[in-house]
Predicted 3D model of a 74-nucleotide RNA (transfer RNA) from a Lachnospiraceae bacterium.
The coordinates come from a structure-prediction model, not an experiment, and the mean pLDDT is 81.
The source organism's lineage runs through Bacteria, Bacillati, Bacillota, Lachnospirales and Lachnospiraceae.

RNA sequence: GUCCCCGUAGUCUAAUGGAUCAAAACAUCCGGCUACGAACCGGAAAAGUGGGGGUUCAAAUCCCUCCGGGGAUA
Numbered sequence: 001g002u003c004c005c006c007g008u009a010g011u012c013u014a015a016u017g018g019a020u021c022a023a024a025a026c027a028u029c030c031g032g033c034u035a036c037g038a039a040c041c042g043g044a045a046a047a048g049u050g051g052g053g054g055u056u057c058a059a060a061u062c063c064c065u066c067c068g069g070g071g072a073u074a
Base pairs, nucleotide, nucleotide: 001073002072003071004070005069006068007067010026011025013023028044029043030042031041032040050066051065052064053063054062
């Protein structure tokens, strides 16, 4: 240089045949339980999906470009 894959809550992972309000686990916070904690039980908050542009009535999902990470190849 060329080609391929990945980027979504603090962390990790779903949703990728375009259409409910982007879902769950761990962590965090609140409450219950307990003599107090841990564990357990109940609840809450937290991301608009790496940035920008485009297509569409509608985009995390499709297209272009840039950025970052990984891999293949000479």
It matches the Rfam family "tRNA". Its family is annotated with triplet codon-amino acid adaptor activity in the Gene Ontology. It is annotated as a transfer RNA. The sequence is in RNAcentral, with records from ENA.